[in-house]
Context: one part of a larger RNA
RNA sequence: GGCGCACGGGGGAUGCCUGUGGCUCUCGGAGGCGAGGAAGGACGUGACAAGCUGCGAAAAGCCGCGGGGAGGCGCAAAUGGCCAUGGAUCCGCGGGUGUCCGAAUGGGGGAACCCGCCCGGCUGAAGGCCGGGCACCGUCCGGAAGGGCGGGGCGAACGCCGCGAACCGAAACAUCCAAGUAGCGGCAGGAGAAGAGAACAAGAGUGAUUCCGCGAGUAGUGGCGAGCGAAAGCGGAGGAGCCCAAACCGUCGGGGUUGCGGCCCGGGCGGGGUAGUAGGGCCGCCAUAGCGAGGCGGGAGCGGUAGCCGAAGCGCCUGGAAAGGCGCGCCGCAGGGGGUGAAAGUCCCGUAGGCGGAACCGCGAGCGUUUCAGGCGGGACCCUGAGUAGGGCGGGGCCGGAGGAACCCCGUCUGAAGCAGCCGGCACCAUCCGGCAAGGCUAAAUACUCCCGAGAGACCGAUAGAGGAGAGUACCGUGAGGGAAAGGUGAAAAGCACCCCGGGAGGGGGGUGAAAGAGGACCUGAAACCGUGCGCCUACAAGCGGUCGGAGCCCCGUUGAGGGGUGACGGCGUGCCUUUUGCAUAAUGAGCCUACGAGUUGCCGUCGCCGGCGAGGUUAACCUCCGGGAGGAGGGGAGCCGAAGCGAAAGCGAGCCUGAAGAGGGCGGAAGAGUCGGCGGGGGCAGACGCGAAACCUUGUGAUCUACCCAUGGGCAGGCUGAAGUGCCGGUAACGCGGCAUGGAGGGCCGAACCGAUAAGCGUUGAAAAGCUUCCGGAUGACCUGUGGGUAGGGGUGAAAGGCCAAUCAAACUGGGAGAUAGCUCGUACUCCCCGAAAUGCCUUUAGGGGCAGCCUCGGACAGGGAUGCCGGAGGUAGAGCUACGGAUAGGAUGCGGGGGCUUCGCCGCCUGCCAAGUCCUGACAAACUCCGAAUGCCGCCAUCCAACGUCCGGGAGCGAGGCCGCGGGUGCUAACGUCCGCGGCCGAGAGGAGAAGAAUCCAGACCGACGGCCAAGGUCCCCAAGUGCGUGUUAAGUUGGAAAUAACGCGGUCCCUCCGCAGAGACAGCCAGGAUGUUGGCUUGGAAGCAGCCAUACAUUCAAAGAGUGCGUAACAGCUCACUGGUCGAGCGGGGGGGCAUGGAUAAUAAGCGGGCAUGAAACACGCCACCGAAGCCACGGGCCUGCCGUAAGGCAGGCGGUAGGGGAGCAUUCCAUCGCCGUCGAAGGUGCCCCGGGAGGGGUGCUGGAGGGGAUGGAAAAGCAAAUGUAGGCAUAAGUAACGAGAAGGCGGGCGAGAAACCCGCCCACCGGAAGACCAAGGGUUCCUGAUCAACGCUAAUCGGAUCAGGGUAAGCCGGGGCCUAAGGCUAAGCCGAGGGGCGAGGCCGAUGGGGAGCCGUUGAAGAUUACGGCGCCGGCUGCGGCUGCGAAGCGGGGACGGAGGAGCGAAACGGGUGCGCGCGGACGGAAGAGCGCGUUGAAGGGAGGUAGGCCGAGCCCCGGGAGGGAAGUCCCCCGGGGUGCCGAGACCCGAGAGUACCGCGAGGCCACGGCCGAGCGGAGAAUCCCGCGGAGCAGGCUCCCGAGAAAAGCCGCUAAGCUGCAGGCCGCAGGCGCCCGUACCGGAAACCGACACAGGUGGUCGAGGAGAGUAUCCAAAGGUGCUC
Repeated sequence: GGCGCACGGGGGAUGCCUGUGGCUCUCGGAGGCGAGGAAGGACGUGACAAGCUGCGAAAAGCCGCGGGGAGGCGCAAAUGGCCAUGGAUCCGCGGGUGUCCGAAUGGGGGAACCCGCCCGGCUGAAGGCCGGGCACCGUCCGGAAGGGCGGGGCGAACGCCGCGAACCGAAACAUCCAAGUAGCGGCAGGAGAAGAGAACAAGAGUGAUUCCGCGAGUAGUGGCGAGCGAAAGCGGAGGAGCCCAAACCGUCGGGGUUGCGGCCCGGGCGGGGUAGUAGGGCCGCCAUAGCGAGGCGGGAGCGGUAGCCGAAGCGCCUGGAAAGGCGCGCCGCAGGGGGUGAAAGUCCCGUAGGCGGAACCGCGAGCGUUUCAGGCGGGACCCUGAGUAGGGCGGGGCCGGAGGAACCCCGUCUGAAGCAGCCGGCACCAUCCGGCAAGGCUAAAUACUCCCGAGAGACCGAUAGAGGAGAGUACCGUGAGGGAAAGGUGAAAAGCACCCCGGGAGGGGGGUGAAAGAGGACCUGAAACCGUGCGCCUACAAGCGGUCGGAGCCCCGUUGAGGGGUGACGGCGUGCCUUUUGCAUAAUGAGCCUACGAGUUGCCGUCGCCGGCGAGGUUAACCUCCGGGAGGAGGGGAGCCGAAGCGAAAGCGAGCCUGAAGAGGGCGGAAGAGUCGGCGGGGGCAGACGCGAAACCUUGUGAUCUACCCAUGGGCAGGCUGAAGUGCCGGUAACGCGGCAUGGAGGGCCGAACCGAUAAGCGUUGAAAAGCUUCCGGAUGACCUGUGGGUAGGGGUGAAAGGCCAAUCAAACUGGGAGAUAGCUCGUACUCCCCGAAAUGCCUUUAGGGGCAGCCUCGGACAGGGAUGCCGGAGGUAGAGCUACGGAUAGGAUGCGGGGGCUUCGCCGCCUGCCAAGUCCUGACAAACUCCGAAUGCCGCCAUCCAACGUCCGGGAGCGAGGCCGCGGGUGCUAACGUCCGCGGCCGAGAGGAGAAGAAUCCAGACCGACGGCCAAGGUCCCCAAGUGCGUGUUAAGUUGGAAAUAACGCGGUCCCUCCGCAGAGACAGCCAGGAUGUUGGCUUGGAAGCAGCCAUACAUUCAAAGAGUGCGUAACAGCUCACUGGUCGAGCGGGGGGGCAUGGAUAAUAAGCGGGCAUGAAACACGCCACCGAAGCCACGGGCCUGCCGUAAGGCAGGCGGUAGGGGAGCAUUCCAUCGCCGUCGAAGGUGCCCCGGGAGGGGUGCUGGAGGGGAUGGAAAAGCAAAUGUAGGCAUAAGUAACGAGAAGGCGGGCGAGAAACCCGCCCACCGGAAGACCAAGGGUUCCUGAUCAACGCUAAUCGGAUCAGGGUAAGCCGGGGCCUAAGGCUAAGCCGAGGGGCGAGGCCGAUGGGGAGCCGUUGAAGAUUACGGCGCCGGCUGCGGCUGCGAAGCGGGGACGGAGGAGCGAAACGGGUGCGCGCGGACGGAAGAGCGCGUUGAAGGGAGGUAGGCCGAGCCCCGGGAGGGAAGUCCCCCGGGGUGCCGAGACCCGAGAGUACCGCGAGGCCACGGCCGAGCGGAGAAUCCCGCGGAGCAGGCUCCCGAGAAAAGCCGCUAAGCUGCAGGCCGCAGGCGCCCGUACCGGAAACCGACACAGGUGGUCGAGGAGAGUAUCCAAAGGUGCUC
C1' cells in the first nucleotide's frame, strides 16, 4: 500500500413532520382610500430596549359603550416595580390624540429640513415659545373684494379611449402575418362600455343593448401564399324604458322702430312637446281621479362586526406516558376537524343544533312625502336637430388587402332637401319593403380580485411549494434595477448543580430524562471524503485492475457438512457516453458523491381498441329538483354527424352531368352503418422534449468614469535667450541704417512640481482587472486642475483612433415583448419478449434540411413467392471478325496522278534512290464498327422442393454522410485507404475461431446452462491445444518458416528434363614429355625476330604433334606458356535448350519488419498419406421463451429466438385517490449488515439502528425511474502541507504584564522619511476618537495588541464654515406660446457657489472638544431708554461694487536663521567658589489711536457757483460745459492694548522604579533687547508699465428724488441697558478610516513646508515631527 471486518470523524441525503408557509380554486362579503391630509415613509415612543409589532409628544397607549370573568404588564427570558372580582389584561363598536415628510398645499428645498407673513396667547421691547390661518385649478354666487362647493394623489386585475412596435410566420422578402398584441399615455366605475331603430329582414316577419350555446372554421377575404374570418337566423341568460331642442303660449331684462296705441329683433326663465301605421303645435269636445313607476324620509324585521349554551367512560394490562389491547357501558340533529406524553364520538377546544346585542354598518315591509304620467275628433297653416347629410380627393374601421365595394369614422375641398321631405335594404337604376340622422339619459344579464370571512384539493412538503415556512432582508450596482442562503432537542427545559483536566475552546465523571448513541453545531442521520484497530496479501515485478481457475493462511462450523475472508501462481481481456463509413483511440463530455434535471397540457380533426344505442346517434348553453359537496338526477333536439347523388350553377334525383341526342363518356346507385363517450398511436394550433444564441423592438436609467461645452476659482521651483518699442551716440539733406544701453516679447530654450507615456525589463492564478523600475515628451500654453452645471443611445461627444459615453461600444445599461427564432450542437432517466432497416431514385435557393417513392414494423384482406430441372422465348455484351459495312492501320508489290530532272520550236517522249490513289499479298485495331456471337441474367409453361418468405388496404416509423473487399467498367498516371457507376459479399447493426495484434479478409451467424463429443478456417518443437508423424524429392541462403514486388542484368550454386558431340580403338581433367624447320615470312621501322602496325596466311617442310602463332614478356632478341601431339591414368567427358530451388543486384538510423525462442535428409519448400488440435459452427444432455399446427384442457409436434435507427407486445418500481381488508410503543417509515425468492425491472425475511407511522388486494390518476447536457445546487477530494504571506527603510538588546511574547508596553542602541513617509484645510467616510474590559471570529503568522468584540464616555460659537444677504452657468416656473397625450419652451421672478458681501484675538485648561469652555482685552447688528442734530422716504434713478494676460521696480509686516549683549540653569572625580565652556530663553494678538511716512500717481481727484441734453416719472444725484477754490491714494514703523506673571528655573505633597531615575497637583524665583545682520515676502494692490484675444452679475455700501408723511414717524451722531436664532464642529484625511471587492506598491483639490551645500521645491545630509512598512 491492497482487499475484508469492526468502530469513529465528516457531511446533511433519506424517512417522518408542518404551529406558523405556499399553490390552485369555491361560496359569501367588500369593491375603494385621500385636503377631515391618503397610500407609503422618516423620527420618536418601554424602568432598563438593538430588531419586529403596536402607538404618536395624551406615543406597547387615553375616554365611552358592549362582551368576558381571573389573571395580567406584546414577540420575549430575567431583574426591579406595578395593575386586577370596586371586574384588570383581552375581544368588539364608537370617539380623542395623531411629531415631521409625502398630492403636500404659506415660501424654499438635496423628502422627513430651512425660512416666512397675518391673528390670538405667554413673557419682556427686541428675541423666544404655543395655537389657528395663508397653494393652485375648475365651477357657482357676486360689480369687485371675497365666499360656497368640487378637484389634485394612491390603488392588483377588470373597462373605454388616444398613440402604437419588433422579434417571429410567410422555410428568402416587400403587400400580408405577428397585432391593434407588448408598451406608453388619458379617464372612469364597482363594474365599465353599449343601448330604445334614419335597425334587421325579405313578399314571412322580428322589435333597444349586453352576454352564453349554435350557426361555422361556414359565407367570404387572402403575394387567393402564410394566414385571417363574419352576419342573419335559432336556442338561452337578462329584461325598461325615457328626457330635451323646435312650433305655440306666458313672463322678465336688452335692442330697434314708432303715428306712441304698438310692432319687430335678440336673450333668460316658465308652460307646452318628443313622433314615423308619422307626431306635435293650432281648433273643437271629454276627463281630471285612481292605478302604476321613480326619488327622499322613516324605520318593524333580517344580516354583519364581540359572544353564549351545547350530549355521552370507566376499570384492568403493557408502557416514561394510553388515546393502544382486553372487559363492560353510554351519547348521537353531535362518529367534520384539531389537541392532549402513542392510535380518544364519550379528556380539552370544538362540531350538529339553538341563543344573543348598547354602538356602528348593510338590506329593508307597511307608512309619510314628492315627482312623472290623459283621451277622441277636425284640419293641412306652423314645427320636427346644417357648414349637417351627401359628393371629390387622402386615409382608417368592418369578414371584405381598392376590388364591381355598399355601410361607418377622420382630414381636406365642397355642399343639399326640409314631410308633396329624407335615409337604408352591399356598385348603380326602378318597383317594393324597412326606418326618421345630424341633441341627451338609462338598471339587469357580462368582466375582474389588491382586500375580509368561511371552506375545498387523486396540489407541494424545506434543492419542493411563492423570490421569501418572518426577505424584497443580507448582498451587488452611480442608477434604473438585480437579489440569495437559512425549518425540526424533548412529552415537559427537567437546557447538566457539583467534582476533575484545560488560559480558553473542549473533554472526563456525576446528575436530568423513556432515550444524552436527543446536550442546544441538538430527530433520523445515507454517500463522497478522512481516520483507528484486527485478519489475509504485497519489495524480480508491468497495468481499463475485472473475470475464470487456484495453492497457502485466517475465521465460523461439522466430526468426513460445509460456509466466509484473503489471494501466491496461471488463462483471457482496448473504460463509459456521444458522434461517426469507422473510436481504446491521441475526437466529444464527465474530479467524486448526494439531491434536482427534459415528449407535458388544452382545443381541433385522424386511425385503432373498449363500451352505449343503432337507420339512427347525440345534445350545447341554459333551467328545475335533490344534495354536505365544484356532485347527482331530470328537463332542454337549438344544433351536429349519418341515412343520396350528380352538376360551375339553375336544378334534377337512383340517378345526374356533358351533349342536338334516348349515343358515347364521367361520377354515383344496385352491393347500406353510423353515432356518442372513454382510452391509446400519430398529426395540426399553441413555447409543445429540455437547455443554448449573435440579434430586433419598446419603456426607462445613466456624463460621480470619459468626450466636448458653459460658469466660477486655483496652479506652474529655478535657470537661459533677449523681439518690438525707447534712450544716447554715430550716420543721412531728411529718412532708412549702424553701435551701445534700456526693454522684456515668445503656442521661445533647459529643467522640478504638475500633465503625459518613448524604449526596455519586471509583473501576467499580479502588490495592481493597465501597475512597478530605469530611460523618455510637454512644462506661459491649442497648458494643467478643483467646484457647480449642460449634451443620451441610431442619440451624444469626438484636433478622427470607430475613439469615448461608469472595468461594457461598428450602436451603453436596466426592465419588458419573451419561453423571440435556432433546417445547428449537446442531453433525454426501469426491465423483459418478437420483428428489424437505410445511407438509393426523382424533385427541391436543394446538397449535413425536406417532399414522394424504396427498404422496416403492426393490423386487416386476398392468394401468392422463392430455388432447381426440362422446354419455349426476346436480346447483341464477353469473345471473335473485318475480301461483311463504315472507320482506322504496319510492311511489301504494282504505280492512276503529281513533284523533280532531261529533251523539244511545239505536240509527244524519256529518266527518277521523291510523294502517292486504286488494286493485290502479308499482318493486325475499335466504348460510340459488326458477316458473327456465347456464358450468366430476364420472361413464360410444366415438374420437384421450401413453407408464408407474396400482393393490396390501413396505423407507426426510421433512413435519404456510408465504408471496405472481389469482379465488370468510367475517370485518374491500367497513382491513391482517390473518385463515379454496375453485380456480389461483408462492416454498418455481428459476438465467436483464424489472421501475433488489426470494422471490412478467411471460417462461422452468439436464447440459456455444464470441467461432454465431432468438425471449419487455421494449425500440431517450446511459449501454445494438437505429429519433434510417415513417404519421396528440393534448398545451404537462416533463403525460408515468419510483410510486400523486389526488377533489368549477371552467375561452372545446385537438382531435374531434353537435344548434339567426344569416349575402352582409352575420351575429359591433372601430371610427364614434345611444341620444330624454311624464318628474324614480306613490308615497315632506329629496331619489328610468332606476339606495335600493314600484307599474305587452307605458305611450305619435319612430324606422334607443332599456328608465319593464344597469352605473359624484351629496346629488339631471349625467356615462360597456349593451341596441337605422345605418354601416364582408366570411365565417363564436353556443349546447346527448357524447368525447380537458391545467389549477386539489395541502400536508414536499437538485434528492432519472423509474435518470440528457435529450426537445416527440417520446425524450410514441393508432392502425397495417416492421425490429432481447433469456434458461441454441428451433435448429445438439461432448461427458457416465441410462432404455427393438433388437442376441450393438460400437453404434444414442427420451426424459430445476433442486432443500431425504428415498429410491436408484456411487465417492475415510485407518489397520490377510491373500495375492501390489515399491521404498528410487545416498535411504522427510513438507515445498515446478512439470508431467501424471481428470467429481469424487483420482491420477501431477519439482526442492529431508528422512534411514529405503514403495507396488502383490485381499480384509478400521474410533477412516475438519471451517469453523462463545458447540466443546477450543496458537500468533499486532488494538486499540497505545495505556491503564497502585498514594496529591497532594518533591526538588536534589556525590562514589564501575561497560561503563553520576534511583533504589545517601557528604556537604550541602530536604521528610514524629512517639498515628506511632517503639519493644517476641503471633499468623502460616519464613531473609526477617548477610557475600561475581552481574544471565538476579523488581522494573510502569533498576539497579552488593534481601525476587531463588549460596555461607558466624548463634538459647546452673535464675530470659524453654511443658512436667515446677493447673483453666474444652469435649473424650476405664474403670464404667454407650442404639442395626440405624457409633455416641450418660456419674458419676468425664484432657486442655485466654485464668486461678491460680512463682526475675534492672545493665553489657559483638558483621557477625548476648543478663534466654540475659561481668563483678559475687542468688535458687529437689532431693540429700549436718554441726550444732541435733522427733510425723511424705494423693489425706481445714479455712483460704486467691477474684475484680462504678462512683466519688472520700490517700500515692506510676520514666520525663520545667524551674531552680540542680557536672564536663568549646568559648570566633576576631597570640600567650597568660580572662569572658560555648554543648554534653554530673550516673546507679545486682534483692535484702538496718532501720523499722512515709504511708495504709487499727478491736473489724476475733491469743494463751491452758474448753465444744459439725457438717465423714457421726479431729482438738490449722475453726466457735460464754464468760472472760482483746493490738492489725491496710501502700507509699515510708532503709541495704547501690556500688570499676558507665560516661556524658563527652583522647591515639591504624593505615585512608580530595574535604585540610574521618571511623573507630578501646588508653592516660589526671575521679569530677561524697542539691538544688529541675513533670508523672506503678507501687504501697499482695484497700484504701475507693456500687450491683444479687450477681459461676470447682483446685493451689501453711498447719494437722489416719487407716492406719502409732516410739531409725528423717520434719519444722523453719542451714551447706557438689554437681546443675538438654526446647522456643522469627535476622528481619518497622499490614507489601514476616502475611490479602487482587501489593513491593496494605484488614484485624490488647496495651504505651510527649518538648516548645511546649491540657481533651485533638483540632489545629498539632516531639525521639528513621524516611522522600521503585521509573519
Molecule: large-subunit ribosomal RNA, half A
Organism: uncultured Bacteroidales bacterium